Bacterial RNase P class A from an Actinomycetota bacterium, 356 nucleotides, folded computationally.
RNAcentral holds the sequence, with entries from ENA.
Rfam family: Bacterial RNase P class A. Rfam describes the family as follows. Ribonuclease P (RNase P) is a ubiquitous endoribonuclease, found in archaea, bacteria and eukarya as well as chloroplasts and mitochondria. The family's RNA type in Rfam is ribozyme.
The organism belongs to Actinomycetota, within Bacteria.
The coordinates come from a structure-prediction model, not an experiment, and the mean pLDDT is 77.

[in-house]
RNA sequence: UGAGCCGGCCGGGUGGCCGCGGCUCGGCCGCUUCGGCGGCGGGGCUGAGGAAGGUCGGGGCUCCGCAGGGCAGGGUGCUGGCUAGCGGCCAGUCGGGGUGACCCGCAGGAAAGUGCCACAGAGAACAAACCGCCGAUGGCGGCCCGGGAGACCGGGCUCACAGGCAAGGGUGAAACGGUGCGGUAAGAGCGCACCAGCGCCCGGGGUGACCCGGGCGGCUCGGCAAACCCCACCCGGAGCAAGGCCAAGCGUGGGACGAGCGGCCCGCUCAACGUCCCCAGGUAGGCCGCACAGAUGGAUGGCCACCCAGGCGCCUCGGCGCUGGACAGAACCCCGCCUACAGGCCGGCUCACCGU
Numbered sequence: 001u002g003a004g005c006c007g008g009c010c011g012g013g014u015g016g017c018c019g020c021g022g023c024u025c026g027g028c029c030g031c032u033u034c035g036g037c038g039g040c041g042g043g044g045c046u047g048a049g050g051a052a053g054g055u056c057g058g059g060g061c062u063c064c065g066c067a068g069g070g071c072a073g074g075g076u077g078c079u080g081g082c083u084a085g086c087g088g089c090c091a092g093u094c095g096g097g098g099u100g101a102c103c104c105g106c107a108g109g110a111a112a113g114u115g116c117c118a119c120a121g122a123g124a125a126c127a128a129a130c131c132g133c134c135g136a137u138g139g140c141g142g143c144c145c146g147g148g149a150g151a152c153c154g155g156g157c158u159c160a161c162a163g164g165c166a167a168g169g170g171u172g173a174a175a176c177g178g179u180g181c182g183g184u185a186a187g188a189g190c191g192c193a194c195c196a197g198c199g200c201c202c203g204g205g206g207u208g209a210c211c212c213g214g215g216c217g218g219c220u221c222g223g224c225a226a227a228c229c230c231c232a233c234c235c236g237g238a239g240c241a242a243g244g245c246c247a248a249g250c251g252u253g254g255g256a257c258g259a260g261c262g263g264c265c266c267g268c269u270c271a272a273c274g275u276c277c278c279c280a281g282g283u284a285g286g287c288c289g290c291a292c293a294g295a296u297g298g299a300u301g302g303c304c305a306c307c308c309a310g311g312c313g314c315c316u317c318g319g320c321g322c323u324g325g326a327c328a329g330a331a332c333c334c335c336g337c338c339u340a341c342a343g344g345c346c347g348g349c350u351c352a353c354c355g356u
Stems, first nucleotide, its partner, number of pairs: 001352010012307007020047006027040005049327001053338002056336005061239004073235005078092005093107001094105004108230002113228002115224003130169002132165003137162002141158007177195006196220002198217008243288004252280001253278005258270004308325001310323006
């Protein structure tokens, strides 16, 4: 100098004018049952975010449910720690990626059981046999040689029927360890050496996940649990439109009451389905819940001046002109996670090249 990695932070500033929400303090006016209520105007203080967003996880708070335990259902899933708690954070282990700084991981169990593994392929999990190799062994046929009078016998070659093989080809994401030597009819962990994996044992280190070293066993055992399942741990449900208080009108419920005849009662006739009072619950509505922003139609804005990043243009090269600040925006609160974001600042580190 260039390319990159990680962490943290800011995300326009100052002033003026106008306007909006909340709280508070005076003033004036009107009404009043004298408790207050309403209106007008003014002063002071205060008023979005790193994500206020998505509503994904957890908690507070509220109501309902609940003896305890279990089943079902759901969630989480390497280890240790932190936390009120979490699917969060920190540190580590293992696996994968990068030359590296560093990054990524839905990371328990597949030798409990069940299931699945598309297409291709002969075969996809107690392996299989398409091409291929062999055909030692058994066997049909043919040819040759030898023996025999003959039946036939013995040997060799050939065939590739049974059969053997899993080395090579081919298919596939994956084909039942790799290389070499031996072995064989051909082959094969069939045997051996080394390597890789797995299991068991021993020693050492670590709280632990796990790591390091040694020995033994031919044990060679595929993948998928984001398939069922198994194991361990956790989980009651709904949510501020939760929920609590006050409480009209109408209606429901209870009580009293009508007109005429008549002094009154009984009685008869008629009219009406009303009027008044009371109680309970609920609705409208109001208040609380509710906050050092805070409504319940939802305020947090606009203009101007100067400045600061940034972009474009011009030129006399450090000035001028134009432009210009993203994502977004509280609604019960808090802790996290995730997602969006113009531009910029700070710190640490890596690689390459150059110079000393």